[in-house]
Context: one part of a larger RNA
Molecule: large-subunit ribosomal RNA, domain III
Organism: metagenome
């Protein structure tokens, strides 16, 4: 220079409290903002930032009694959620083999490797900080043992798993909307009681019975194929048939539930600064089917097209084999390991030197108006941007 620029888009006001001190902390009321997000859930990343008590030097663009700051304590609970004890993809490693002065390269079997496949838990409650993890209720899966009954059965064969684009129709329910019905209210000023207004108008997994959409020809005999075998798959022939048989959703129904939740009603002990807090807590607790309604799910469905759209485990079946074993099914009892789980997560907690108008993958998607996830106003919920 200069007490100058700036103090990083944005709405706060009043009263009360605390305190040495308050525009900035806490509470209440009013007002305002977001609402395909400025709400909620997850992944990555961060790694204690979470919760409580205490603090006031520094950090906080002002202030500060406050904090994501400092100190001291505390917090993370799983057979079923995610990962491992299962599988494989790209890719990597790689017994032998092949190549190479050496180092090493390549690569079969095999192994590793999720961003994919497979796989058993739902509803409610609790609460300073965790909850499909704790508690209550009701389930399911695997293993061991016992018991009962039976044929069981590959590291092998076969099927399935198993997948593209586009398009169309259907049945269905979730959220939501409407109604019956339930609870409360009907007041200032004319009307309104068969009425009006406000709120409610719920419930999982699992188990069970039974439909339909949709899929599929069925039976018998034989056989050179599936590198052994086969009753399986495949092939051939005959018979019966174009409907019978078989398979089979989502959803609905019953149980689950004499339960849970809830509109509404609504304490007390104790504490107190006498306003209140405790607490809208404990406790009590109403209601009939109905209609409508998705881009989710049924659906790996259906139709169609050519450019023809992972693999393996798993599952099913077949034999080899084993049948004193082993294994399968039913019931009962007992058991069920390791890692993650706090918190932020369109952000003051991640990446940007910063409490930075930037960047950051997936899911959820309410009401009125509307073609709509546009836009405006609102709900749940969140917020008033640190002068």
């Nucleotide at each position: 220079g200069a007490g100058u620029a700036g103090c990083g888009g944005c709405a706060c006001g009043u009263g009360g409290g605390u305190g040495a001190g308050a525009a900035u902390c806490c509470c209440a009321c009013g007002c305002a903002c977001c609402g395909a997000u400025g709400g909620c859930c997850c992944a990555a990343g961060g790694u204690c930032u979470c919760c409580a008590g205490a603090g006031g030097a520094a950090g906080g663009c002002u202030c500060g009694u406050c904090c994501u700051c400092u100190c001291u304590g505390g917090g993370a609970u799983a057979g079923u959620c995610g990962g491992g004890a299962c599988c494989u993809a790209a890719g990597g490693c790689g017994a032998g083999a092949c190549c190479g002065a050496a180092a090493g390269g390549c690569g079969u079997a095999g192994c590793c490797g999720a961003u994919g496949g497979a796989c058993g838990a739902c509803g409610g409650g609790u609460g300073g900080a965790u909850a499909u993890u704790c508690c209550c209720g009701u389930a399911c899966c695997c293993g061991a043992u016992g018991u009962g009954u039976g044929g069981c059965g590959a590291u092998g064969g076969a099927g399935u798993g198993a997948c593209g684009g586009a398009g169309a129709a259907g049945g269905c329910u979730c959220a939501g909307g409407c109604a019956a019905c339930c609870a409360g209210c009907u007041g200032c000023u004319g009307g309104a009681a068969u009425a009006g207004c406000u709120g409610g108008g719920g419930c999982a997994a699992g188990c069970g019975a039974g439909a339909u959409a949709c899929c599929u020809g069925c039976g018998c005999a034989c056989c050179a194929g599936g590198g052994a075998a086969a009753u399986c798959c495949g092939g051939u022939g005959c018979g019966c048939g174009c409907a019978a048989g078989g398979g089979g959703a989502a959803g609905g129904c019953g149980c689950g539930a004499a339960g849970c939740a809830u509109a509404c009603g609504g304490a007390a002990a104790g504490c107190u600064g006498c306003g209140g807090c405790a607490a809208g807590u404990a406790c009590g607790g109403a209601a009939a089917a109905g209609c409508u309604g998705a881009g989710a799910g049924c659906a790996g469905g259906c139709u169609u097209c050519c450019a023809g759209g992972a693999a393996a485990a798993g599952c099913u079946u077949c034999u080899a084999g084993c049948a004193c074993a082993a294994c399968a099914c039913g019931c009962a009892u007992c058991g069920g390991c390791c890692c993650g789980u706090a918190c932020c997560g369109a952000a003051a907690a991640u990446g940007g030197a910063c409490a930075c108008a930037c960047a950051u993958g997936g899911g959820c998607a309410a009401g009125g108006a509307g073609a709509g996830a546009a836009u405006c106003c609102u709900g749940a919920g969140g917020u008033g941007a640190g002068c």